RNAcentral holds the sequence, with entries from ENA. Predicted 3D model of a 72-nucleotide RNA (transfer RNA) from Sphaerodactylus townsendi.
RNA sequence: GGGACUGUGACUCAGUGGUAGAGUAUCUGCUUGGUAUGCAGAAGAUCCCGGGUUCAAUCCCCAGCACCUCCA
Numbered sequence: 001g002g003g004a005c006u007g008u009g010a011c012u013c014a015g016u017g018g019u020a021g022a023g024u025a026u027c028u029g030c031u032u033g034g035u036a037u038g039c040a041g042a043a044g045a046u047c048c049c050g051g052g053u054u055c056a057a058u059c060c061c062c063a064g065c066a067c068c069u070c071c072a
Stems, first nucleotide, its partner, number of pairs: 001071003006066002010024004018055001026042005048064001050062003
C1' cells in the first nucleotide's frame, strides 16, 4: 500500500427500514441475627464519525477513523 471482518449501556452479545433488548456488573428495597444466594425495582447506549437515499436509517449506499486478520 491492497483485500476481508468487526464497531450497539461499564463488560459480553442480540436486533431489525417504523426511534433498541438480554445476561453480567452498579444502586435501592424485601428476605437473614449478619453476609452470601434468591426476589422485585431503578439508572445507564439518540447504536464509531461525517454525508447520501428514504415519509422514516442502528439497519441500505459512499467516504473516513479504530481494533483484529490476510497478502505484498

The source organism's lineage runs through Eukaryota, Metazoa, Gekkota, Sphaerodactylidae and Sphaerodactylus. Its mean pLDDT, the model's own confidence on a scale to 100, is 81. Its Rfam family is "tRNA". Gene Ontology term of the family: triplet codon-amino acid adaptor activity.